[in-house]
Molecule: Bacterial RNase P class A
Organism: Bacteroidales bacterium
RNA sequence: CCGUCGGACUGUUCUAUCGCUCCAGAAAUGGUGAGGAAAGUCGGGACAAUACAGGGCGCCAUACUUCCUAACAGGAAGGUUUCACAUUAAGUGUGAAAACAGCAAGUGCCACAGAAAAUAACCGCCUCGUUUUCGGGGUAAGGGUGAAAAUGUGGGGUAAGAGCCCACGCACCAUUAUGGUGACAUAGUGGUGGGGUAAACCUUAUGGGUUGCAAGGCCAAAUAAACCGGUACUUUCGCAAUUGCGAAAUAAGGGCUGCCCGUCCGAUACCGGUGGGUAGGCUGCUGGAGCCCGGUGGUGACACCGGGUCAAGAUAAAUGAUAGAAAGCCCAAUAAUUUGGGGUACAGAAUCCCGCUUACAGGUCCGACGGCUUU
Numbered sequence: 001c002c003g004u005c006g007g008a009c010u011g012u013u014c015u016a017u018c019g020c021u022c023c024a025g026a027a028a029u030g031g032u033g034a035g036g037a038a039a040g041u042c043g044g045g046a047c048a049a050u051a052c053a054g055g056g057c058g059c060c061a062u063a064c065u066u067c068c069u070a071a072c073a074g075g076a077a078g079g080u081u082u083c084a085c086a087u088u089a090a091g092u093g094u095g096a097a098a099a100c101a102g103c104a105a106g107u108g109c110c111a112c113a114g115a116a117a118a119u120a121a122c123c124g125c126c127u128c129g130u131u132u133u134c135g136g137g138g139u140a141a142g143g144g145u146g147a148a149a150a151u152g153u154g155g156g157g158u159a160a161g162a163g164c165c166c167a168c169g170c171a172c173c174a175u176u177a178u179g180g181u182g183a184c185a186u187a188g189u190g191g192u193g194g195g196g197u198a199a200a201c202c203u204u205a206u207g208g209g210u211u212g213c214a215a216g217g218c219c220a221a222a223u224a225a226a227c228c229g230g231u232a233c234u235u236u237c238g239c240a241a242u243u244g245c246g247a248a249a250u251a252a253g254g255g256c257u258g259c260c261c262g263u264c265c266g267a268u269a270c271c272g273g274u275g276g277g278u279a280g281g282c283u284g285c286u287g288g289a290g291c292c293c294g295g296u297g298g299u300g301a302c303a304c305c306g307g308g309u310c311a312a313g314a315u316a317a318a319u320g321a322u323a324g325a326a327a328g329c330c331c332a333a334u335a336a337u338u339u340g341g342g343g344u345a346c347a348g349a350a351u352c353c354c355g356c357u358u359a360c361a362g363g364u365c366c367g368a369c370g371g372c373u374u375u
Stems, first nucleotide, its partner, number of pairs: 001371010012326007020033001022031003035346001039357002042355005047212004054261004059208005064078005079100001080098007101203002106201002108197003122143002124139006151169006170193010216283004226274006234249006253265004290309008327344001329342005
């Protein structure tokens, strides 16, 4: 320098004319106007209502450690295991992945092949009988089957063998010392020795009330305080002193809530049904866990301090159209300068914010790998 892969940021600019939304203004006029994903609706919240948001079960979610954050199934940095590459006597380094609690709580499952998937014996080995064939006994070190076959290697021992015995290893459990905030690491001691599987049922720990801007609040207008059904009508207390006023309790039913407990509403009321009227306007509606710059601290995500700044609020839904030029990209021609042509990705706010996932022409930067080369 080129190529491939991965990641981060960005993702058009100017002029003129006409037009649209909102704000200010008497008017003229001035200012403003769709994203990094606005998409998906997968998560978390702010906010609102439910009297409060109580308890239990169900249901749902998460699952190595520490930290960040309003919070999260998000992010940062680490740990363990596995895989790949490089290097090496061993080690070690780099990168990637993990649905990373528990099979030593219980119940299940491991097809086919194979003797057998845990109550093991097909071939083989040893041994006895037997002319051979064949049969009995022993064995699980060797072979075969399979994804997986009773912890590996060496030695002793044996009829042949086996943790049967010994040494050194391996895995799991418990524990001691040192280091670490911690997950863990290193070294030692003791015990155990079929394995896998929990996106198998399940167990453990932690967390979650429900519904959602079509939430909610206010105003105007119109109609039929229509009609039907269900339900207490009693008690207690206070004031008054004449049959009054107020409060509490109470019934069917309803609300919180999927169920139970509990609790709340409950008579000009509540619940259910038939039917009628209205579908208009205002608000919520954009000043925020906001953005930009600098400093300090931190491995980092990020935190704190100081300064500056205000950037759409539509409601069938505005944020545009036309013309020209520029920047960038592609193609063709040219020795080169340059000339000509083409058109610039994914895509469009609707209560708001923080994440995740997906889409994306081009540009800039960083990292890894490979190639060329000393310019």